Molecule: Glycine riboswitch aptamer
Organism: Cognatishimia sp. MH4019
RNA sequence: ACAGUUUGGUCGGGAGAGAGCUUUCCCAGCCGCCGAAGGAGCAACCGCCCCGGUAAACUCUCAGGCAAAAGGACCGGCCCGGCUGC
Repeated sequence: ACAGUUUGGUCGGGAGAGAGCUUUCCCAGCCGCCGAAGGAGCAACCGCCCCGGUAAACUCUCAGGCAAAAGGACCGGCCCGGCUGC
């Protein structure tokens, strides 16, 4: 120097579902829904059994969300480093 991988930063893309109702407003309450922050659950499999371990974009909807904005799993570009190979 090159290739792969990865922490962080930055830029771009990035779905779903209520501009719901009560209330002058806030607080609060009620009804309907979404699945892509975070969180929880498990099939195969493994440990002989009991029992325990264990994945996701699957399931749940605790949290979060349902005009725009913000947020947003994930994807891509660039930058500073780490690791591996040659």